[in-house]
RNA sequence: CACCGAUAAAGGCAAACUCGUCGAAAGGCGGGGACGCAAAACUAUGGGUCUAAAGCGUAAACAAACGCCAAGACUGCCAGGUUGCCGAA
Repeated sequence: CACCGAUAAAGGCAAACUCGUCGAAAGGCGGGGACGCAAAACUAUGGGUCUAAAGCGUAAACAAACGCCAAGACUGCCAGGUUGCCGAA
């Protein structure tokens, strides 16, 4: 230095649930809370997953209903890219 990853040290993040808030929703943000995490840091690039407001269709029109659809989301689903703490075996 690289791989690697302790029942090590220092520090960090925070699932479910819950309160507030934004959003049509998925979900985001903030408070509480800890299941877990060595990239559970950043990045929607590939795959995957979720949602379906608008739009389109079912059908002669409107409404309702149903269906399709991502330009909306998820990196704590898997890869890729970028950065990074510690140092036993």